[in-house]
RNA sequence: AGAUAGAGGCGCGGAAAGCAAGAGUAAUCUGUGGAGCGGGAGUAAAGAAGCAGGUGAAAGGGCCAACGCCGAAGUGCAAGGGCAGCCGUGCUCUUGUGCUGGGCCGUCAGCGAAAGUUGCCGGACUGUCGCUAGAGUACUAGCGGAGCGCUAUCU
Numbered sequence: 001a002g003a004u005a006g007a008g009g010c011g012c013g014g015a016a017a018g019c020a021a022g023a024g025u026a027a028u029c030u031g032u033g034g035a036g037c038g039g040g041a042g043u044a045a046a047g048a049a050g051c052a053g054g055u056g057a058a059a060g061g062g063c064c065a066a067c068g069c070c071g072a073a074g075u076g077c078a079a080g081g082g083c084a085g086c087c088g089u090g091c092u093c094u095u096g097u098g099c100u101g102g103g104c105c106g107u108c109a110g111c112g113a114a115a116g117u118u119g120c121c122g123g124a125c126u127g128u129c130g131c132u133a134g135a136g137u138a139c140u141a142g143c144g145g146a147g148c149g150c151u152a153u154c155u
Stems, first nucleotide, its partner, number of pairs: 001155006009070001011069003018063002027055006036043002039087002073100012101126002104123003108119004128145007
């Protein structure tokens, strides 16, 4: 240097079905009402908004989890492709590149209807390696590093 295997733990991703939420909302029907409604485009006396009553969703997002895994994966930026929408826009995939060892708690910020989720910072914890001290057979304490790391085997 390469190959193979492996560890971390409230570990990572996650289909279908189900569940909650969305929401008694949108929509629709009846009555009433009588000129607005909508970000715009538009739409509306062939009846807008509002109000009362009847019927009453869905998407995106979440939980769970088969399964796949241990840069698992997440996220920022750039380029390109695809899908939806009338536009603004939204979602998604690929490639390149930057950041993050891991989860937990908290402040703040972004997104979200919410549940939550993402990021900065702070805190303690945890795995691992290095150094120092102790201990004496493998553990304890302190400090430091980052997954481009660590362990084992083989070449």